[in-house]
Molecule: SAM riboswitch aptamer (S box leader)
Organism: Chlorobiaceae bacterium
RNA sequence: UGAUCAUCAAGAAAGGCUGAGGGAAUAGACCCUGCGAAGCCUUGACAACCGAUCCUGUUGACAGCGGGACACGGUGCCACAUUCUACUUCUGUGCUCUGUACAUCCGAUACUGUAGGGAUGAAAG
Numbered sequence: 001u002g003a004u005c006a007u008c009a010a011g012a013a014a015g016g017c018u019g020a021g022g023g024a025a026u027a028g029a030c031c032c033u034g035c036g037a038a039g040c041c042u043u044g045a046c047a048a049c050c051g052a053u054c055c056u057g058u059u060g061a062c063a064g065c066g067g068g069a070c071a072c073g074g075u076g077c078c079a080c081a082u083u084c085u086a087c088u089u090c091u092g093u094g095c096u097c098u099g100u101a102c103a104u105c106c107g108a109u110a111c112u113g114u115a116g117g118g119a120u121g122a123a124a125g
Stems, first nucleotide, its partner, number of pairs: 008125001013043005021032003026086004044078001046076001049074003053069006082124001087121001089119003093115003098110003102107001
């Protein structure tokens, strides 16, 4: 750097330096931020993916595979669901165009467009 696979609505802080941006990308929205953004450093936490160690099942025995413990090493991570939305499919509701039957006050049904919800599956991370 590329490919493949799993998970992603839970969880988790302070101090120092620095000084204006940040929430991945594009667009929109909404938030955070001189009561200090992002970045760097120190310490700590969360979590349990990989390794180590221990227990256990399977085996004649080892190895392998599975289950559990732990948190020693390596990653990750410590505002808001991956902050939300966009694309696919399904679905309710409101408004609206046209028509149909009954009716002449409403209401029913099909249908065009549209607004904003709900669900699902993707894309990207």